[in-house]
RNA sequence: CGAGCCGGCCGGACGGUCGCGGGGCCCGGGCAACCGGGCCUCGAGGAAAGUCCGAGCUCCCUGACGCAGGGUAGCGGGUAACACCCGUCCGCCGCGAGGCGAGGACCAGCGCCACAGAGACGAGUCGGCCUCCCCCGGGAGGCCGGGUGAAACGGGGCAAGCUCUACCCGGAGCAAGGCCGAAUAGGAGGGCGAUGCCGGGCUCAGCCCGGCGCAGGUGCGUCACCGAGCCCUCGGGUAGGCCGCACGAGCCGGCGGGCAACCGCCGCGCCCAGAUGGAUGACCGUCGCCCGGCUCCGGUCGGGCACAGAACUCGGCUUACAGGCCGGCUCGUCGA
Numbered sequence: 001c002g003a004g005c006c007g008g009c010c011g012g013a014c015g016g017u018c019g020c021g022g023g024g025c026c027c028g029g030g031c032a033a034c035c036g037g038g039c040c041u042c043g044a045g046g047a048a049a050g051u052c053c054g055a056g057c058u059c060c061c062u063g064a065c066g067c068a069g070g071g072u073a074g075c076g077g078g079u080a081a082c083a084c085c086c087g088u089c090c091g092c093c094g095c096g097a098g099g100c101g102a103g104g105a106c107c108a109g110c111g112c113c114a115c116a117g118a119g120a121c122g123a124g125u126c127g128g129c130c131u132c133c134c135c136c137g138g139g140a141g142g143c144c145g146g147g148u149g150a151a152a153c154g155g156g157g158c159a160a161g162c163u164c165u166a167c168c169c170g171g172a173g174c175a176a177g178g179c180c181g182a183a184u185a186g187g188a189g190g191g192c193g194a195u196g197c198c199g200g201g202c203u204c205a206g207c208c209c210g211g212c213g214c215a216g217g218u219g220c221g222u223c224a225c226c227g228a229g230c231c232c233u234c235g236g237g238u239a240g241g242c243c244g245c246a247c248g249a250g251c252c253g254g255c256g257g258g259c260a261a262c263c264g265c266c267g268c269g270c271c272c273a274g275a276u277g278g279a280u281g282a283c284c285g286u287c288g289c290c291c292g293g294c295u296c297c298g299g300u301c302g303g304g305c306a307c308a309g310a311a312c313u314c315g316g317c318u319u320a321c322a323g324g325c326c327g328g329c330u331c332g333u334c335g336a
Stems, first nucleotide, its partner, number of pairs: 001332010012287007020043010045307001049318002052316005057173004069169005074088005089103001090101004104164002109162002111158003127144007177243004187234006196212007214227001216226002250270002252267006288305007
C1' cells in the first nucleotide's frame, strides 16, 4: 500500500427569532372556581420500529400433586429472568484473522432410510464354487466374494419423525387496574298537587264554546299565556376528570474482583419527555460533509445531509440506516 476479519462509537455543530408539550416561581383581576401576563427550566432514538423472546407491575383464578399441552437442550458461568450474553469442548466452512451449529438419548418401543443395487429387514439370491435330486430346462442346501451404496444373512444411520430423559411454564394485559363523578333518561323512598266547578249547545258513558279555580313553568310581585305533574333524598351506570405515569433491575465517574459476560463498594456526583387526537417544528446566520455547474484554481453558485420517530416500564433479539471515527488482528506485495 492492497484485500479482509472482529469489537466499540458518532450519526451534523454553534448562535438567534417565532411556535408547540411538561414542570416550577412571580405579578394583576376575582370570595372562589378560574382568567390574563412575565421569567426560569426540561422536551425522542440507536434503533423510539417489528412486537419475536424474558421480566417488573396490575387484575382474575388460586390446597397440593399429577395428566394433557407448550418450551429449552454439549459443559461451566452471568442475570430478576430469558430462546439473551460470556468462556470453553466438539463438528463443519475459511490459507488465515475468524464465522456458523436445530451439538441430550436410536442398549425402551414404533416409524423411515432417496438414488444406485438382486436385496435397505422377517424379506430375498445378481454372479461363481461344492454336495444332492433330476424328465438335462432346472430345483434344494451350504459356502465364497465381485458389484451398488452412507450403511448388506449382519450390524448400521435418522429424533429439522413419533417418542424417551432432564429442567422450566396458570390466564389476561396500562383500553391492566384504582378513585372522584355530572346533565338527560331510567330505579328506590318520601312530600306536595290537580284530573274540578258553573252556564250554554250537540250527533249525549262523550265532545264543543264561555267564565271561575289551580301545583309548576323567573329570585320576588302584578298581568297575560301554557295546562299535569312538581319537589327533596338515596343508590347504580354513562360523559368527563384524577391516579397508575416517570427516582429507576436508573445514569455518570473512580476503585476493587473476575479471562470475560458481569458483580461489589464509594461519591455529600446527576435528575434524564410524559402527550391523550396525541408536543418535540419552522426560518435566518456562520461552519462541517456530499453531489453537480462555472472557474482567472484563490474560489463561487445551486441542491442535499441517512433510517426513522416515544405512549406503562425495563433486559435482550431481529430488522432499517447517507456518511464518518477509533482500537485490535489476518493474508498478500514491496522496502528497511